[in-house]
The prediction has a mean pLDDT of 78. The RNA shown here (SAM riboswitch aptamer (S box leader)) has 112 nucleotides and comes from Clostridium amylolyticum. Its Rfam family is "SAM riboswitch aptamer (S box leader)". About the family: The SAM riboswitch is found upstream of a number of genes which code for proteins involved in methionine or cysteine biosynthesis in Gram-positive bacteria. NCBI's taxonomy places the organism under Bacteria, Bacillota, Eubacteriales, Clostridiaceae, Clostridium.

RNA sequence: UUCUUAUCAAGAGAGGUGGAGGGAUUGGCCCUUUGAAACCUCGGCAGCGGACUCUCUUAAAUUUAGAGAAAACUGUGCCAAAUCCAACAAGAUUAAUCUUGAGAGAUAAGAA
Repeated sequence: UUCUUAUCAAGAGAGGUGGAGGGAUUGGCCCUUUGAAACCUCGGCAGCGGACUCUCUUAAAUUUAGAGAAAACUGUGCCAAAUCCAACAAGAUUAAUCUUGAGAGAUAAGAA
């Protein structure tokens, strides 16, 4: 980098350096000198994998397989707004909206 699978309306910020951008892209809308991005320190959240503990089911019965919970040890991830909203298609309809699906994106696990 590509492919596959799963999830994405929940949750969680302070300080220091820095000095104008940021929210993936485009449009909208927002955040930001009452200090953006980025980096550092400390803290927090609990999604996925691993480890541990507990419960339930299953089994050839402490040993197999599965499900759930707790917890925050570990690998990652995350800590404005639903992935901020929309983008393409279909449907409904009061013609401006709504609903559903796809696509795109993000994260994790596995594979190449």